[in-house]
């Protein structure tokens, strides 16, 4: 620089209040949430160390020294790209393996451009349970896990 193996750690949040009723965090009014990898015209930082560069100041010239900006760094999409959980179907076989399924955006500014920024409006959330229907209660779950940090073995 980083192909491969192995192992350790770590890896999901959320109905305040309040109506109806015998009964609802499940209906109703309202409240709140946002895995993961990438992109990312947005926002921050840039002390010290390093690379160039314009411009000021200062000097006779460097030196120094301030400003810009590139560069770097960090953060930054729930509805753009992909991905995982749940389900499903084959094969093994009782846990893996391969296929499958798998939600939801508009407007209007700005702008060369807007899927990402600014504003306003919406809209979407596995199954299994339940005195009565659930993205948030319970529960399979002390699981899996996308994938993140290290560490040794190796490779260039």
């Nucleotide at each position: 620089a980083g192909a491969u193996u192995u192992c350790u750690u770590c890896g999901g949040g959320g109905c305040a209040g309040g109506g109806u009723g015998a009964a609802a965090u499940u209906c109703c009014c309202g409240a709140c949430c946002g895995a993961c990898g990438g992109u990312g015209a947005c926002a921050g930082u840039u002390a010290g160390a390093u690379u160039g560069a314009a411009c000021g100041c200062u000097u006779g010239a460097u030196c120094g020294u301030g400003u810009u900006a590139a560069g770097a760094c960090u953060g930054a999409a729930g509805u753009c790209c992909g991905u995982g959980a749940c389900c499903c179907a084959c094969g093994u076989u009782u846990u893996c393996g391969u296929g499958g399924u798998u939600g939801a955006c508009c407007c209007a500014g700005u702008g060369c451009g807007a899927g990402u920024c600014u504003g306003g409006g919406a809209c979407c959330g596995a199954c299994a349970g339940u005195u009565a229907a659930a993205g948030u209660c319970u529960g399979g779950a002390u699981g899996g896990g996308a994938g993140a940090a290290g560490a040794a073995a190796g490779u260039g």
Description:
This is a predicted structure of a 156-nucleotide RNA (FMN riboswitch aptamer (RFN element)) from Secundilactobacillus odoratitofui. Of the family's consensus pairs, 100% are formed in the model. Its mean pLDDT, the model's own confidence on a scale to 100, is 78. Lineage of the source: Bacteria > Bacillati > Bacillota > Bacilli > Secundilactobacillus.